Molecule: Lysine riboswitch aptamer
Organism: uncultured Mediterraneibacter sp.
RNA sequence: GAUAGAGGUUGCGUAUUUCAUAAGUACGGUGACGGAUGUCUCAGGGACAGAUGAACUCGCCGGAAAGGGGAAUACGCCGAAAGAUCGGGACUCCUGAAAUCCCGUUCUUGGGCAUGACGCGAACAGCGGCAUGACUGUCAUCGCAGGAUGGAGAGCUAUC
Numbered sequence: 001g002a003u004a005g006a007g008g009u010u011g012c013g014u015a016u017u018u019c020a021u022a023a024g025u026a027c028g029g030u031g032a033c034g035g036a037u038g039u040c041u042c043a044g045g046g047a048c049a050g051a052u053g054a055a056c057u058c059g060c061c062g063g064a065a066a067g068g069g070g071a072a073u074a075c076g077c078c079g080a081a082a083g084a085u086c087g088g089g090a091c092u093c094c095u096g097a098a099a100u101c102c103c104g105u106u107c108u109u110g111g112g113c114a115u116g117a118c119g120c121g122a123a124c125a126g127c128g129g130c131a132u133g134a135c136u137g138u139c140a141u142c143g144c145a146g147g148a149u150g151g152a153g154a155g156c157u158a159u160c
Stems, first nucleotide, its partner, number of pairs: 001160005008078001011077009027062006037049004041097005081109004086104005110136002113133004118128003138151005
C1' cells in the first nucleotide's frame, strides 16, 4: 500500500407498505353577532377578497394532510453516520431576512443507553447538540487472580 473483517440483536442510514397519532384540528359550507379589515412565514412592494358585509366570537353540517412515531420487508454499509462554521444552489408573487432541502470545504464525535437543562416538535412520542454517569468494543501501560489507568476510528484485527 492492497484485500477481507469485528464492535450491536435497539450498530448506522435509505426506500416501500401498513397502523395509530396529528384531529373532530386546519379547511369548506351555512346561520347568528359584529361593523372594516383580512390573506400570501416576517419587513418593504405588489396582488387578491371585502358595505352584494372583512376580522373576532358562537352554533350546525362536512372534514383532511405533511413532518415526526410503531411494525414488517428490501437495500446500502462499519465515519457506518451525525452535528457545527463558511461558500454555492433550489424553494418562495418580486427584493431582503428566516425556515426547509441539496452540494462542497474545514472542524468535532469509537458505540449504544440513562439523567439534566436548552432547542425543534401538536405531543407526555421522538430528534439534536452539550454536560454527567455507568456499560460496552478496541489499543497501550501496569498487574498477572478477579482487574486498574489512559488514548482515539486517519483507529483495531487478519492475510498478501